[in-house]
RNA sequence: GGCCUCAUGGCUUAGUGGUUAAAGUGCCUGCCUAAAAAGCAGAAUACACUGUGUUCAAAUCCUAGUGGGGCCU
Numbered sequence: 001g002g003c004c005u006c007a008u009g010g011c012u013u014a015g016u017g018g019u020u021a022a023a024g025u026g027c028c029u030g031c032c033u034a035a036a037a038a039g040c041a042g043a044a045u046a047c048a049c050u051g052u053g054u055u056c057a058a059a060u061c062c063u064a065g066u067g068g069g070g071c072c073u
Stems, first nucleotide, its partner, number of pairs: 001072007010025004018056001028042004049065003053061001
């Protein structure tokens, strides 16, 4: 220098153009307990890496960047 791939709550991931962005885990509150762990119940938390374009409609498609990983030279 070229190519491929990834970026979504605190963390790990799902989500093939249309609904309220879903799940696990964690945090918080309550119950339980002498207290904790486990268990049960409940609540909160994501302008989806940034900009741009296409579209009636974009997390999803195009494009330019940024950052991580890989391959080639």
Source information:
Transfer RNA from Vombatus ursinus, 73 nucleotides, folded computationally. Rfam family: tRNA. Rfam's curators write: Transfer RNA (tRNA) molecules are approximately 80 nucleotides in length. The source organism's lineage runs through Eukaryota, Tetrapoda, Amniota, Vombatidae and Vombatus. RNAcentral holds the sequence, with entries from Rfam. The coordinates come from a structure-prediction model, not an experiment, and the mean pLDDT is 82.